[in-house]
Molecule: Bacterial RNase P class A
Organism: Nocardioides caldifontis
RNA sequence: UGAGCUGACCGGGCGACCGCGGUCCUCGUGGCGACACGGGGGUCGAGGAAGGUCCGGGCUCCACAGGGCAGGGUGGUGGGUAACACCCACCCGGGGUGACCCGCGGGACAGUGCCACAGAAAACAGACCGCCUCCGGGCUCCGGCCCGGCGGUAAGGGUGAAACGGUGGUGCAAGAGACCACCAGCGUUCCGGGUGACCGGAGCGGCUCGGUAAACCCCACCCGGAGCAAGAUCAAGAGGACGCCGUACGGCGUCUGCGCGAGCGUUCGAGGGCGGCCCGCCCGAGCUCGCGGGUAGAUCGCACGAGGCCACCGGUGACGGUGGUCCCAGAUGGAUGGUCGCCCAUCGCAGGCACCGCGAGGUGCGCGAGGACAGAACCCGGCCUACAGGUCAGCUCAUCCG
Numbered sequence: 001u002g003a004g005c006u007g008a009c010c011g012g013g014c015g016a017c018c019g020c021g022g023u024c025c026u027c028g029u030g031g032c033g034a035c036a037c038g039g040g041g042g043u044c045g046a047g048g049a050a051g052g053u054c055c056g057g058g059c060u061c062c063a064c065a066g067g068g069c070a071g072g073g074u075g076g077u078g079g080g081u082a083a084c085a086c087c088c089a090c091c092c093g094g095g096g097u098g099a100c101c102c103g104c105g106g107g108a109c110a111g112u113g114c115c116a117c118a119g120a121a122a123a124c125a126g127a128c129c130g131c132c133u134c135c136g137g138g139c140u141c142c143g144g145c146c147c148g149g150c151g152g153u154a155a156g157g158g159u160g161a162a163a164c165g166g167u168g169g170u171g172c173a174a175g176a177g178a179c180c181a182c183c184a185g186c187g188u189u190c191c192g193g194g195u196g197a198c199c200g201g202a203g204c205g206g207c208u209c210g211g212u213a214a215a216c217c218c219c220a221c222c223c224g225g226a227g228c229a230a231g232a233u234c235a236a237g238a239g240g241a242c243g244c245c246g247u248a249c250g251g252c253g254u255c256u257g258c259g260c261g262a263g264c265g266u267u268c269g270a271g272g273g274c275g276g277c278c279c280g281c282c283c284g285a286g287c288u289c290g291c292g293g294g295u296a297g298a299u300c301g302c303a304c305g306a307g308g309c310c311a312c313c314g315g316u317g318a319c320g321g322u323g324g325u326c327c328c329a330g331a332u333g334g335a336u337g338g339u340c341g342c343c344c345a346u347c348g349c350a351g352g353c354a355c356c357g358c359g360a361g362g363u364g365c366g367c368g369a370g371g372a373c374a375g376a377a378c379c380c381g382g383c384c385u386a387c388a389g390g391u392c393a394g395c396u397c398a399u400c401c402g
Base pairs, nucleotide, nucleotide: 001398002397003396004395005394006393007392008391009390010389012343013342014341015340016339017338018337020045021044022043023042024041025040026039027038028037029036030035047373051384052383054382055381056380057379058378059227060226061225062224066279067278068277069276071223072222073221074220075219076090077089078088079087080086091105092103093102094101095100106218107217111216112215113212114211115210128157129156130153131152132151134149135148136147137146138145139144165183166182167181168180169179170178184208186205187204188203189202190201191200192199193198231300232299233298234297239256240255241254242253243252244251245250258292259291260290261289262288263287264286271283272282273281274280307326308325309324310323311322312321313320314319344371346369347368348367349366352365353364354363355362356361
């Protein structure tokens, strides 16, 4: 200098004018007051993903007495966390020269299924070409060759992604783990290291028992439901009951809570609850349908949080502890926008000048263009996806210079 790997960050800035929402203070007008209308000032005001709605929670309501079946989730070990399918470290396997990256990572000897085509044969399978022995026939240059049949064989060749271990030998009619040496694998005994998954070593042995579970399945562990449109309060409401005042019309207050009809039910239990189903248990006097009527408004929930930032300590790390400091949107048809100017990251063109450096090289100066993905709606921790352009740090490889 170039190409890469990993992690983190920015993602326009400044000024002027006009315009928005929350909150606090203040002024004026009206009003007995609650309050209403208008003006001024301070202060705060979208994201790293606010997107996806894929996970986990907080919170709210219902339930909590259990059993069984079904369903769902996770899947190496050890940690972190409120928790998780997340994060960290490590193990094993695979990829890469490497920094590093990837993993639906328990089980194929519980069972079932699948492995196209090719091939003899795709799981205890199999003989196409071969090799060998025997019998029959033919030929012969007398070495042997060809055809057919019975039997042996799976070492050689071929097919395929994959063919029932590999290399070398002994042996055999020819072969074969049939046997032997070494190796790989599997099972097993012991030793060493490690919290563990596992790693290393020394023996013994049948000789060797495909692949696929991101196929069904088996195993181990785990699992209440619904969701802020959750939920709570106030107001209003047709009619009714009661009380008080009043000669009467009527008025006031409190409570209740819409009217009519039909069916079922009231302890011989309608209906409801416990994620689906069954058993069982609990609550229970109302429930269901049709026609008609009233309301659809206001407030809370709603932002002080598993909170942000800084420093120190512990830890390989995720993270934890201690101290300090800060308050940083709460809308509800839904707020932060518009215009102008300047600056700037970057790109293209031009390829000259100046400066720095021993050098390889680097920085600045001209003209034009120009800024991505994209808007909170109860909140938080993750994961995934989108993103013009750029910055920083560490590491790997290659080349060049000293």